A computed fold for a 190-nucleotide RNA from Paractinoplanes globisporus DSM 43857, annotated as FMN riboswitch aptamer (RFN element).
It matches the Rfam family "FMN riboswitch aptamer (RFN element)". Gene Ontology term of the family: FMN binding.
The organism belongs to Paractinoplanes globisporus, within Bacteria.
The sequence was found by an Rfam model in a public genome assembly.
[in-house]
């Protein structure tokens, strides 16, 4: 040092100007952001040969668009709950869907170096007019001794109708969640 098993905590970054507009971190221009594991000619350290350019090992870094893989989304054996049942909620081994690179340069070699120019990024919300019936607040105003009964106004909120809108990698949510996996301790083998 390995393997197995078991716990533990860690485990994603990012809107700033200007325009449009009633309203945009949402549209336009320009800026801005990049989980894991692999591979890898970058680079840096160490240890050896060499006089030296270097060479060789060994650690260490070095890819959003090269290979997977996690998140999201679809299905889902089977489990719990709940319900006389139909069903419903939760959970859930597995499966499936799943984005995005080109030119030059260097060079023996470039899908990772260097220069240039591109591309990409889950689900769901978001706003204004109106109208209609309702809650709640506020000042008013008929009749009436009073209790009370009636009139009509502005605001707000949240539902449903119509008629226009604006479209999120970055904001808000499910997420104090999940999670690839790297790390650490304990036991076991060896």
């Nucleotide at each position: 040092a390995c393997g197995c098993g078991c716990u533990g905590g860690c485990g994603g970054g990012a809107c700033u100007c200007g325009g449009u507009g009633a309203a945009a971190u949402u549209c336009c221009g320009a800026a801005c952001c990049g989980g894991c594991g692999g591979u890898g000619a970058u680079c840096c350290g160490a240890u050896g040969c060499g006089c030296a350019u270097g060479c060789a090992u060994c650690g260490g870094u070095a890819a959003g668009c090269c290979c997977g893989c996690g998140a999201c989304c679809c299905g889902g054996a089977c489990g719990u709950c709940g319900u006389c049942a139909u069903c419903g909620a939760c959970g859930g081994a597995c499966g499936g869907u799943g984005g995005a690179c080109c030119u030059g340069g260097u060079g023996a070699a470039a899908a990772u170096c260097c220069a240039g120019g591109g591309c990409c990024g889950a689900c769901g919300g978001u706003u204004g007019a109106u109208c209609g019936a309702g809650u709640g607040g506020c000042a008013c105003u008929g009749c009436g001794a009073a209790a009370g009964c009636g009139g009509a106004g502005c605001c707000a909120c949240a539902c449903g109708g119509u008629c226009a809108g604006a479209c999120a990698g970055u904001c808000c949510g499910g997420a104090u969640g999940g999670g690839a996996g790297a790390c650490a301790g304990c036991g076991c083998g060896c």